c-di-AMP riboswitch aptamer (ydaO/yuaA leader) from Nonomuraea dietziae, 139 nucleotides, folded computationally. The source organism's lineage runs through Bacteria, Bacillati, Actinomycetota, Streptosporangiaceae and Nonomuraea. Rfam family: c-di-AMP riboswitch aptamer (ydaO/yuaA leader). Gene Ontology terms of the family: cyclic-di-AMP binding and regulation of gene expression.
[in-house]
RNA sequence: AGCCGUUGCACGCCUAAUCCCGGGCAAGUCGCCCGGGAGCCGGGGACCCAUGCACCUGGGGUGAAUCCACGUUCCGUGGUAGGGCCACAUCUCCCGCCCGAACCCGUCAGCUAACCCGGUCGGCAGACGGAGAGGAUCA
Numbered sequence: 001a002g003c004c005g006u007u008g009c010a011c012g013c014c015u016a017a018u019c020c021c022g023g024g025c026a027a028g029u030c031g032c033c034c035g036g037g038a039g040c041c042g043g044g045g046a047c048c049c050a051u052g053c054a055c056c057u058g059g060g061g062u063g064a065a066u067c068c069a070c071g072u073u074c075c076g077u078g079g080u081a082g083g084g085c086c087a088c089a090u091c092u093c094c095c096g097c098c099c100g101a102a103c104c105c106g107u108c109a110g111c112u113a114a115c116c117c118g119g120u121c122g123g124c125a126g127a128c129g130g131a132g133a134g135g136a137u138c139a
Base pairs, nucleotide, nucleotide: 012124013123014122018038019037020036021035022034023033024032025031039120040119041118042117043116044115049110058108059105060104061103062102067079068078069077070076071075082099083098084097085096088135090133091132092131093130094129
């Protein structure tokens, strides 16, 4: 000097998942638990509108995560609707890099004012792409 691994902090990213207050616990300090609030997010729920009814292979929800083909077939490969990032808040385009899952309700739910109910987790990265619009900031 370089490379690899681990840990912590700051900046940053995905996601609704952030901030504040009170109490208790802990003890070197950025922590944990309970409760409340704000913000953000989701579900149920009239008239009107939509839906003919019943059965069948029920039906429905969160989410970007749906569908197709092939195969050595419970898994894999390729693609795809759709989604994310590329560091100045944002918008558009190009290039590049990724995701394209998982879970829940339990025979039940269209939309839906009032109203009712719930969530606020978890997971990451090491780059210093380009152009235009546009505002901010600095000189």
It was read from a public genome assembly, where an Rfam model found it.